The RNA shown here (small-subunit ribosomal RNA) has 1436 nucleotides and comes from an uncultured prokaryote. Rfam family: Bacterial small subunit ribosomal RNA. RNAcentral holds the sequence, with entries from ENA.
RNA sequence: GCCUUACACAUGCAAGUCGAACGGCAGCACGGGUGCUUGACCCUGGUGGCGAGUGGCGAACGGGUGAGGAAUACAUCGGAACGUGUCUAUAAGUGGGGGAUAACGCAUCGAAAGAUGUGCUAAUACCGCAUAAUCUCUGAGGAGAAAAGCAGGGGAUCGCAAGACCUUGCGCUUUAGGAGCGGCCGAUGCCUGAUUAGAUAGUUGGUAAGGUAAAAGCUUACCAAGGCUUCGAUCAGUAGCUGGUCUGAGAGGACGACCAGCCACACUGGGACUGAGACACGGCCCAGACUCCUACGGGAGGCAGCAUUGGGGAAUUUUGGACAAUGGGGGGAACCCUGAUCCAGCCAUGCCGCGUGAGUGAAGAAGGCCUUCGGGUUGUAAAGCUCUUUCAGCCGGUACGAAACGGUUACGAUUAAUACUCGUAAUUAAUGACGGUACCGGAAGAAGAAGCACCGGCUAACUACGUGCCAGCAGCCGCGGUAAUACGUAGGGUGCGAGCGUUAAUCGGAAUUACUGGGCGUAAAGCGUGCGCAGGUGGUUUUGUAAGUCAGAUGUGAAAUCCCCGGGCUCAACCUGGGAACUGCGUUUGAAACUGCAAGGCUAGAGUGUGGCAGAGGGGGGUGGAAUUCCGCGUGUAGCAGUGAAAUGCGUAGAGAUGUGGAGGAACACCGAUGGCGAAGGCAGCCCCCUGGGUCAACACUGACGCUCAGGCACGAAAGCAUGGGGAGCAAACAGGAUUAGAUACCCUGGUAGUCCACACCCUAAACGAUGUCAACUAGUUGUUGGGGAAGGAGACUUCUUUAGUAACGUAGCUAACGCGUGAAGUUGACCGCCUGGGGAGUACGGCCGCAAGGUUAAAACUCAAAGGAAUUGACGGGGACCCGCACAAGCGGUGGAUGAUGUGGAUUAAUUCGAUGCAACGCGAAAAACCUUACCUACCCUUGACAUGCCAGGAACUUGCCAGAGAUGGCUUGGUACCCGAAAGGGAGCCUGGACACAGGUGCUGCAUGGCUGUCGUCAGCUCGUGUCGUGAGAUGUUGGGUUAAGUCCCGCAACGAGCGCAACCCUUGUCAUUAAUUGCCAUCAUUUAGUUGGGCACUUUAAUGAGACUGCCGGUGACAAACCGGAGGAAGGUGGGGACGACGUCAAGUCAUCAUGGCCCUUACGGAUUUGGCUACACACGUGCUACAAUGGGGUAUACAGAGGGUUGCGAAGCCGCGAGGUGAAGCUAAUCCCAGAAAGUAUCUCGUAGUCCGGAUUGGAGUCUGCAACUCGACUCCAUGAAGUCGGAAUCGCUAGUAAUCGCGGAUCAGAAUGCCGCGGUGAAUACGUUCCCGGGCCUUGUACACACUGCCCGUCACACCAUGGGAGUGGGUUGCACCAGAAGUAGGUAGCUUAACCUUCAGGGGGGCGCCUUACCACGGUGGGAUUCAUG
Repeated sequence: GCCUUACACAUGCAAGUCGAACGGCAGCACGGGUGCUUGACCCUGGUGGCGAGUGGCGAACGGGUGAGGAAUACAUCGGAACGUGUCUAUAAGUGGGGGAUAACGCAUCGAAAGAUGUGCUAAUACCGCAUAAUCUCUGAGGAGAAAAGCAGGGGAUCGCAAGACCUUGCGCUUUAGGAGCGGCCGAUGCCUGAUUAGAUAGUUGGUAAGGUAAAAGCUUACCAAGGCUUCGAUCAGUAGCUGGUCUGAGAGGACGACCAGCCACACUGGGACUGAGACACGGCCCAGACUCCUACGGGAGGCAGCAUUGGGGAAUUUUGGACAAUGGGGGGAACCCUGAUCCAGCCAUGCCGCGUGAGUGAAGAAGGCCUUCGGGUUGUAAAGCUCUUUCAGCCGGUACGAAACGGUUACGAUUAAUACUCGUAAUUAAUGACGGUACCGGAAGAAGAAGCACCGGCUAACUACGUGCCAGCAGCCGCGGUAAUACGUAGGGUGCGAGCGUUAAUCGGAAUUACUGGGCGUAAAGCGUGCGCAGGUGGUUUUGUAAGUCAGAUGUGAAAUCCCCGGGCUCAACCUGGGAACUGCGUUUGAAACUGCAAGGCUAGAGUGUGGCAGAGGGGGGUGGAAUUCCGCGUGUAGCAGUGAAAUGCGUAGAGAUGUGGAGGAACACCGAUGGCGAAGGCAGCCCCCUGGGUCAACACUGACGCUCAGGCACGAAAGCAUGGGGAGCAAACAGGAUUAGAUACCCUGGUAGUCCACACCCUAAACGAUGUCAACUAGUUGUUGGGGAAGGAGACUUCUUUAGUAACGUAGCUAACGCGUGAAGUUGACCGCCUGGGGAGUACGGCCGCAAGGUUAAAACUCAAAGGAAUUGACGGGGACCCGCACAAGCGGUGGAUGAUGUGGAUUAAUUCGAUGCAACGCGAAAAACCUUACCUACCCUUGACAUGCCAGGAACUUGCCAGAGAUGGCUUGGUACCCGAAAGGGAGCCUGGACACAGGUGCUGCAUGGCUGUCGUCAGCUCGUGUCGUGAGAUGUUGGGUUAAGUCCCGCAACGAGCGCAACCCUUGUCAUUAAUUGCCAUCAUUUAGUUGGGCACUUUAAUGAGACUGCCGGUGACAAACCGGAGGAAGGUGGGGACGACGUCAAGUCAUCAUGGCCCUUACGGAUUUGGCUACACACGUGCUACAAUGGGGUAUACAGAGGGUUGCGAAGCCGCGAGGUGAAGCUAAUCCCAGAAAGUAUCUCGUAGUCCGGAUUGGAGUCUGCAACUCGACUCCAUGAAGUCGGAAUCGCUAGUAAUCGCGGAUCAGAAUGCCGCGGUGAAUACGUUCCCGGGCCUUGUACACACUGCCCGUCACACCAUGGGAGUGGGUUGCACCAGAAGUAGGUAGCUUAACCUUCAGGGGGGCGCCUUACCACGGUGGGAUUCAUG
C1' cells in the first nucleotide's frame, strides 16, 4: 500500500446493552410435581437465565472519503449576546392519586413486506393534584412551574403474610456554579485571469413586529438611498485548509500520501422529526436515476465502514485471528458488544541491519579472449591444503507484554449497625489473539544462497569479431556509407549490490522573473512628444506625538515532525524522556535618532517682479522679384525635343529661337553655416498685427508652492479619406516609345488623382541620438552661437573670465566588443514605461476607436535547436587604390578547312587488357604491340605448383635419339658417375625426380587505409617562429606606412627586436683573357707531300685543368645627405650578361595498389601456372596533337661551299665491284680528337617551267622487288615502274613567340632484329614589333562590404503540384454551465380551518377546556416544463 470511475456492488461482519425499570416465559439447563412397569410423556417462572415486547441510555462517538466549496471554509489573534446529556461540586426535595397501552389471546386482509379490528395487563412509560429553598413572568400587589422508584441490610414497633418502618447505595425533580464540548461575531493572512470594469433592491441603514439557545435583514411591513469596487468589486477557471513534507546556503519554489487538528459529504436533490446534541454513513418522508423480489395488485435497497467482486487503469493486499492489551457503549457488577484497536497474511513499495564464507595457495594449471606469436590477461581467481558456522534447515528449552477488576484478612470513613458501600495495606486464585513466536542451547556441514546497469565526451571503465547510412543506438553533442573503444556478440573492465536500470514527477544547478539577485545605444527591451489628477517620492530648522522603528516583560504559537542531550530494542531503522526551536500574532512598559503626522520658522529648490538680448518658435493679414507654363501680337524658317543609341511626341495649319504685352499658380536662389528656434512632429523672400517660450544681469518679493506620473487630455511628418475651392510646375495610376529571352521596371514622351487653401477626420514612420524625465557629483583641450564682466588699445579690435546652448577629441571610469566619456552609455538618488529563445505573430478571436483604409490592446496550438550582437582570420565582389606576366595591344608564323599519321571518346567485338578526363587527360604511362612483350579472348592442359624456405625418400648434375600431339606435354631410350671429409662404411654441399604439409602465387579490389614518386597554382614572392607589447578572447603587431626592386630586393620611419624556410648568391654551361700541358689536335716560320702526308714546332686555333674578370666599382644628374633610378666613360661583357639545374608553407581526399613497397579484404584443381591461335592495328562518326601541301621568296636538272653534337665490337663498317634503286658482295680500319656512320641542307652559280589542279601536291591503287626476322596474311619498313585523290591559304573560334628569339633548313641519338611525321638533342640562315596598361585572363600587396567558411560552382527567396499535421473562419449541428421571465408544485414546516374524532382535568353529565386525524387552503420550496439570452466545449 486505488493517486484512475464521489463508478456499480453478490456475501459475511462493522451498535448495542440493561431482568438491580416492567408485564412476562417462545426456546435451553436445573429443581419440583401428577399419572403409568421399565422408559419416555405431561404439568410447573420455583431457580439459572431469556427470544419477542414496553421503558432507559447509547446510536450525533469511533471508522471512511475529498465530490463540492475561493469563503458561512481554514490558520493566527481577539470578542460577547448563548446552549450543554453524562461528570464534578452547592442548596432543597423525592408526598398523594389516576387513566391507558404494547407484548399476549381471538378474528380478518395480503404472495410478501406488513396491516387492521376487538379483548386483557405492568412500569423508572403517560397525566392531574399538593408543596417551592430556588427559578420564570410581573402592572412590584402578586401569579406560575417538579419528581419514580429499584437493590442490599436491619435492632426495636406494627402486620397472618407480602411488607410497613428505619437505613445505606443507585436513581429521580428543582436550583446556582465549574470543567470539557458546541453555536455566533470581528481583524489579518489565504491560487489564476482585466481578451471579466462596473456590480447590488432584502441590496445598505433605521423603526415596529416576528423568530432563535443566542447577536443580526435571520424574516416581514413601512421609511430613507444607501453599502461594495482599479489597494481589483462582480464574473470565469482551478482547488478541501492547516501543523507539515520534498528541495534549496538562504530567500524562495513545488506539494498537502501516512500521523494529528478543523471543515464538508454519505446513490442524486429537497425536507423535517426525535433528541442535551443531527437536519443524522449502517434513522424517517418525498422526488429522480439505477438494481433486485413479485402471485403484476405491490414491495425492498444504498460498502466514500472491514474484507471481497466487477469495471476503469501503467498501478495498489486477506471475503484472516482476537477482544489478551489500549480505548469506547451499556450495566451496581459479573459480563456482553466493538472490522475502533491489537495481531497475523500478501507486495524488495521505502528505510535499516545481516548473509551468500575466511586464511593459505604459482606448475602463474586447464579453458576462454587478445597477440607484434615473444607473450599478455582472466588470476590467488580456481583446484589443493587448513579453518569458521552468522542466516536457512534439524533437535530441544522457552519468554516480556498481566495488572487492575475478583476472593480473603486488617484498619479507617459512612451508619443505630459488627449490613451494604467506599478508601488504604497485606495476601491470594484466574486471564495471551500474536505463539511454541522473539530469545537461548545443541549436532552436522562451505555445505542451500548474486544480480543489474554501464565502458565516445560530459562520466569511473577497451579490445576482438559480426554488420556496412543496413540492422540499430541516442539524456545532449552525435555514432553507423568495409579496419565502428558509440550498433550486435564475446573476453576484459567500471559502478552499485538483494538489488540494479528505465519511465513519469518536484526542487536545485537557472543571477533563465533577478526581494536577497538581472536588464533596455547596436543582442529581446525607452511609450512619437508634452501637460497632468490619483499614486510614489521630497530641501533646512524647532517643538509635540508615537503610526512605522527599536528594546524589555508577558500571553499564545496543540501534540507529532525538524535540531540538541539522554534512555530502550545485541546495532541501526524505529520507539521513548527532557530541552531548544516554532523566525508569527496579541497585551503591556519604555526610547525618540530616522520616516510619518500636527504646529511654527528659514531660503540654497521652485516661482513672481524690474531691465536688456537673440531667434526660419506659432497664428493671421498684406506685399515683392526671378523662373517655369499658357495666351495675344511682331520678326523669322525647318527643324525642335529627347537618348548610351533611338523612337513615341511637337512643327510648313509656321514649331523651336527672338522681341513685346498679359494671365495664373506654386516655391522663395545668393546670404546659408556639424548656424538659430521649438516638447516632439517641424520651421526659411520682405513688412505689419496678435502671441508662447528661452537666456543674461543686479536687486526685491512668496516661502517647498518641488520631481515623476498608471488611467486621462492635447499635439503629432508623409500618405490616405470627406466637403468646397484651386491647379503653374512636378507626378502614383494609366497610355505610348525604347531596352530585354521576357520587362507589368530602371531610360524617354505624355498624363489623372495628389501635391496648394479652408473646415473636419485618420494617429502611423528607421516618429532615431535606434539613448525616458528630473537632480547632484566626477581631468582637460579646441571650434562655434547668444548674454554679462575685467584688462589693453586712438580705433578697428584683441586677451582673460563667467553663464546658457551646439560640435570635435580625450583622462579616470564603464562596456561582450564597437564605443560613451561634465550634453555620459561614469558614480548615485526619485518616478514612469518596457524585456525574458527563434518562428507562428504584432497574427487569430474578443473589446475599444475610425466614414473607410485601418489603428490599439493581444494569445494559443504547432514547430526548430537554434535565432541574434560585436569583433577576428580567410575567401569572394559585374567595390576601390597600386603593381606584374606574350595577359591584352603592336607584330611574325600557325591551328580550326584537305590527305594521310598518331592519341582519345563513341559504337563494335569472343577479346578489342588496364590506367590518365578542364587548365594540370588525349604523339600521355608506351625511349618501339607481327610471335614474345600481354596484363585481354578462344581452345587444350597442370595442381606444393613457373618462383622461395623447411622435412622425408631416391638419384650426381648433365646428356643422345625415336614416336604421338597445334603445342604445352606424354611415352620409350643413349652416355655418365664428378667435389669435400673419411681406410672403408657412411656423411656433407650443390642439382634433379617423387611424396605429405606448412606455404607459394595473384597486372584481383580499395590511390577515399598508406609509403615513395609526380603534376599544378608557380620560379608566383610569399610562408612562419622566438621574445616583447596590445587585446577578456579569437587574434594583432613584427609582415603595415613613404620610396625602390625581378624579388618580404634594399633604405627610411615605426612597440617592436631578432631569426628561419623561400628570393638572390654559391653549382653547370656559354661569351673575353691569362697560365700550365701538347696527341690522335693545329701549321706562322723552315724543309717535304696528291694530302699537316712526313720531319720540326706548340706561336695561333683547339682541347681540358686552374685562375682572372662585372662590384652600380668610377663620373654627372634626380632622389630625403638614403636605398635606388637615369645617362656616360672604360670594357669581350653593364646593371640578376644569355641559358640550365634548383620549386618555400601549403592547395587540389589531384595522379599512381599496373614501376616498386605496403595495411585490410578476396581467389586457392583457380581470380594461380603453362601452351597454341587471335586481339590490343577493326570503323558510320566526333575531338586533340603533329606531318605534307595548296606553289614562282616556288618545283625540277646540273655544278659547287660551309657545321655542330653524337653513336659504334652480337657493333660502326671504308675503298673496290654488281644493281636504275632499296640493296648485295667485299673485307681494310676502328674499343675511337686517329677508323667508320657521313654525301649536311637551306645557300651560291646556271638552265627550265609561266599561274595551270600545273613539271604544284602527293594520297590511293596495280605490278615488280630489297632488308630484318622462326615467321611480314590479319599486321613491318624501304625501293623501282605505273596510277595521280583531296587540296587554289581555310567560318565561328583559337595557339606559340620579345633576339641569336620567331620563322626556316638539315644532322644526330635513345628505344630497337626490323619498324618515327613522335620524343630528346645539335648546329646553319635569320627577322618584325612593343604607343601603352582602358579592356580580357592569371597573380601579388593594401583597403572596404559580407547573411559566405564544402568559402560565389557559396548562400538563399517566392509561386505552383501532391500528401500529411496543427490552428482561425464557416451554412450549421450536438452538449455543459449560468442568469432572467413564466408555468408547475411532492414531502415537510408555519398560518388558517369547513369536516370527523377524543381515556386522564373540570363538570350541573348537556357539555367545556385541551388535543388528534383529515383534507381543503395560503406562504416558502425540490424535481419538472416553456421562452428568449450569455458563456464554454465538441463537431462541420